A computed fold for a 692-nucleotide part of an RNA from a mouse gut metagenome, annotated as large-subunit ribosomal RNA, domain II. Rfam family: Bacterial large subunit ribosomal RNA. Gene Ontology terms of the family: structural constituent of ribosome and ribosome. Its Rfam clan is "LSU clan". The full RNA is in RNAcentral, with records from SILVA. Model confidence (mean pLDDT): 84 of 100.
Context: one part of a larger RNA
RNA sequence: ACCUACGAGUUGCCGUCGUUGGCGAGGUUAAGGGCUAAUAGGCCCGGAGCCGAAGCGAAAGCGAGUCCGAAGAGGGCGCCACAGUCAGCGGAGGCAGACGCGAAACCGAGUGAUCUACCCUUGUGCAGGUUGAAGGUGCGGUAACACGCACUGGAGGACCGAACCGGUAAGCGUUGAAAAGCUUUCGGAUGACGUGAGGGUAGGAGUGAAAGGCCAAUCAAACUCGGAGAUAGCUCGUACUCCCCGAAAUGCAUUUAGGUGCAGCCUCGGGCAAGUACCGUGGAGGUAGAGCGACUGACUGGAUACGAGGGCUUCACCGCCUAUCAAGUCCAGACAAACUCCGAAUGCCGCGGCAUGUUACCCGGGAGUGAGGGCGCGGGUGCUAAGGUCCGCGUCCGAGAGAGGAACAACUCAGACCACCGGCUAAGGCCCCCAAAUACGGGCCGAGUUGAAGCCAAUAACGAGGUGGGGCCGCAUAGACAGCUGGGAUGUUGGCUUGGAAGCAGCCAUUCAUUUGAAGAGUGCGUAACAGCUCACCAGUCGAGUGGCCCCGCAUGGAUAAUACCCGGGCAUAAGCCCGUUGCCGAAGCCGUGGGACACUUUUUUAUGGAGUGUCGGUAGGGGAGCAUUCCGGUCACCGCUGAAGGCGGGGCGUGAGCCCCGCUGGAGGGUCCGGAAAAGCAAAUGUAGGA
Numbered sequence: 001a002c003c004u005a006c007g008a009g010u011u012g013c014c015g016u017c018g019u020u021g022g023c024g025a026g027g028u029u030a031a032g033g034g035c036u037a038a039u040a041g042g043c044c045c046g047g048a049g050c051c052g053a054a055g056c057g058a059a060a061g062c063g064a065g066u067c068c069g070a071a072g073a074g075g076g077c078g079c080c081a082c083a084g085u086c087a088g089c090g091g092a093g094g095c096a097g098a099c100g101c102g103a104a105a106c107c108g109a110g111u112g113a114u115c116u117a118c119c120c121u122u123g124u125g126c127a128g129g130u131u132g133a134a135g136g137u138g139c140g141g142u143a144a145c146a147c148g149c150a151c152u153g154g155a156g157g158a159c160c161g162a163a164c165c166g167g168u169a170a171g172c173g174u175u176g177a178a179a180a181g182c183u184u185u186c187g188g189a190u191g192a193c194g195u196g197a198g199g200g201u202a203g204g205a206g207u208g209a210a211a212g213g214c215c216a217a218u219c220a221a222a223c224u225c226g227g228a229g230a231u232a233g234c235u236c237g238u239a240c241u242c243c244c245c246g247a248a249a250u251g252c253a254u255u256u257a258g259g260u261g262c263a264g265c266c267u268c269g270g271g272c273a274a275g276u277a278c279c280g281u282g283g284a285g286g287u288a289g290a291g292c293g294a295c296u297g298a299c300u301g302g303a304u305a306c307g308a309g310g311g312c313u314u315c316a317c318c319g320c321c322u323a324u325c326a327a328g329u330c331c332a333g334a335c336a337a338a339c340u341c342c343g344a345a346u347g348c349c350g351c352g353g354c355a356u357g358u359u360a361c362c363c364g365g366g367a368g369u370g371a372g373g374g375c376g377c378g379g380g381u382g383c384u385a386a387g388g389u390c391c392g393c394g395u396c397c398g399a400g401a402g403a404g405g406a407a408c409a410a411c412u413c414a415g416a417c418c419a420c421c422g423g424c425u426a427a428g429g430c431c432c433c434c435a436a437a438u439a440c441g442g443g444c445c446g447a448g449u450u451g452a453a454g455c456c457a458a459u460a461a462c463g464a465g466g467u468g469g470g471g472c473c474g475c476a477u478a479g480a481c482a483g484c485u486g487g488g489a490u491g492u493u494g495g496c497u498u499g500g501a502a503g504c505a506g507c508c509a510u511u512c513a514u515u516u517g518a519a520g521a522g523u524g525c526g527u528a529a530c531a532g533c534u535c536a537c538c539a540g541u542c543g544a545g546u547g548g549c550c551c552c553g554c555a556u557g558g559a560u561a562a563u564a565c566c567c568g569g570g571c572a573u574a575a576g577c578c579c580g581u582u583g584c585c586g587a588a589g590c591c592g593u594g595g596g597a598c599a600c601u602u603u604u605u606u607a608u609g610g611a612g613u614g615u616c617g618g619u620a621g622g623g624g625a626g627c628a629u630u631c632c633g634g635u636c637a638c639c640g641c642u643g644a645a646g647g648c649g650g651g652g653c654g655u656g657a658g659c660c661c662c663g664c665u666g667g668a669g670g671g672u673c674c675g676g677a678a679a680a681g682c683a684a685a686u687g688u689a690g691g692a
Base pairs, nucleotide, nucleotide: 002691003690004689005688006687011096012095013094014093016091017090018089019088020087021086022085023084026051027050028049032045033044034043035042036041055062056061065077066076067075068074099237100236102234106227107226108225109224110223111222117201118200119199120198121197122196123195124194125193126191128160129159130158131156135152136151137150138149139148140147164188165187166186169184170183171182172181203219206214207213240626241625242624243623244622245621250263251262252261253260254259264369265368266366267365268364269363270362271361275356276355278353279352280351281350282349283348289342290340291339296336297335299333300332301331302330303329304328307325308324309322310321311320312319372397373396374395375394376393377392378391379390380389381388402413403412404411417595418594419593420592422591423590424589428585429584430583431569432568437582439581440580441579442578443577444576462557463556466554467553468552469551470550471549472548473547474546475545483541484540485539486538487537489514490513491512494508495507496506520535524533525532596616597615598614599613600612601611602610603609627681629678630677631676632675633674634673636671638670639669646665647664648663649662650661651660652659653658
């Protein structure tokens, strides 16, 4: 763990609301008493008192009025507008332990110093070995001391080390042999030593060479009993069934923040006539956006420029220059939560219409909640970080099952009364696992990219003759583009510079002219400089396209994390991506068939009956109806040894709690119906006791 039994909202009083009944402008007795029956009780007396029938005022007091006031003003509270009271039952509240269990503690009265701390009295114990203080004696020594040597002597919180006392280190032990031990090792061991016996000090007290140590295996306040059921805004637990509705995690306040009060939201009863969606219409408003020669503020570039800075000049003034700053003005541009010349959509308010059909609102009884969370959108904060945080609007989870998403509270679809081996769909899917297309038409991808809706969550800037599509502009049968063959020259090594500079370090230039089919005062290699190779450019050959730019789709690099991964298989004629088409599968959605409950409407013989319509997920929580247990009153002239209760097995009925029947066992009590009353239902409380 398990089984059985026990185990938690009770009782009294008070006021309050509901309900049932009695009486009713009245209602009712309390204590006490009488009669009766004799454990309970019943009937009667008892009107003291209480509540109600009138209020107003602080009061005197007045009174359908009264108070304030000078008031026939005005105002406040009342009347007009009339039901209470007593009892039973139920709900919640108050006072009581007040649903149960649970402290750490506080106080009182006692019991403890056979453990231990200290003290007092009186006893007792300390093998053996070592060291050798003072003092003494002798000798030496001194004027006398001092002093020296030897011997003697036997001091010491002296030394080594058993008993004894202790407990340093390690190991073992750790449900131990032991609630502190064992082994080895170690400290003290004539002392502030150890120890026996007798006695003393007591709980905020003692004792303490002081560790908050010890005070009977207990000590920052012992133990026992009592106050006592202390208190516990905390934790845990709180017991049968079915039906209807169904929250909150917000605002304000709080020695308040995990508590509570009031409000909000839920439920039940009563009342009254509203409420909501949509359409039309009339309004208020300054958000989104936009704008700013419309304000306020801030900003960029340009033009102009007051002024200033720097430089030049001057004895000074004047003046000149400026790759510096710059008011103002002009041109152009762009910015703002706390700017606005403007200005939506929504939302909000009013009115009308239409639809819905009790949802609104008021009064009263009962609550729970007052830790929320995710997602989308609008924002603040933060890093336009967070599964962050704080608001607003919505939604869902919370309290929501089912289908999809591999799995997965809140993402997608969709709100589960019950049954069905019936049908249609949603999201999402249809090669196999796996229900349904190896469906159809067109295109794309070669990266296994991808096959991941979104969130957790899975990239980008940028780079590239990847590839498909589109557009624009060139060149081309007068022969383009690419390749191949040939040419690519002359003045001239242009001038300058330079050690050199010759097309090719650098600078300059009107980079010129000539010969040409064409050829730069030279595109890139190269040399120290030349040389050399090459390009532009031209011709030939060849014979049809070729080059540049822009846009779009898919793909590519960028791409780095800890075993592997997309459920798996698979995919080039797709089972990948894009566009289109037709089918199918697919849920607790919708429909069908049968059944149940509730609400409303209607019908009628007033029925819980018939018909119709709608509803029936549900935590906290509110309301309703029942089942079972024990006992009591009444009832059935009930059942029972020809076999009660209980037990075991089987069958049946009911939505369920449960109930009934049969057989066996058992061996003496049990039940129906109508009521009443409760020690009235267990799976949990590290529950209690017993069992196993």